[in-house]
């Protein structure tokens, strides 16, 4: 360096809940206290999916992303430390 396994050590991120704020909404941002979990749960939406429905369309049942989701699954890029 690479690829596979995973025992340590020093770390890291933090689900969710509660408050406030942005947002039609999905969902996001920021505290405090916890600590569901993570070997990339950093970082990119490139691909598939899911989630919602503002505008827009409709036979008003419902359809639709340009919104969202990286802790949904692949890809792509960067990384601590090292028994065997």
């Nucleotide at each position: 360096c690479u690829u596979a396994u995973u025992g340590a050590a020093a770390g890291g991120c933090a689900a969710g809940u509660c408050a406030u704020c942005c947002g039609a909404a999905a969902g996001g941002a920021u505290g405090c206290a916890c600590a569901c979990g993570c070997a990339a749960a950093g970082c990119u939406u490139c691909g598939g999916g899911u989630c919602u429905a503002a505008a827009g369309g409709g036979u008003u049942a419902c359809c639709u992303a340009u919104g969202a989701c990286a802790g949904c699954c692949g890809g792509g890029c960067u990384a601590c430390c090292a028994a065997g």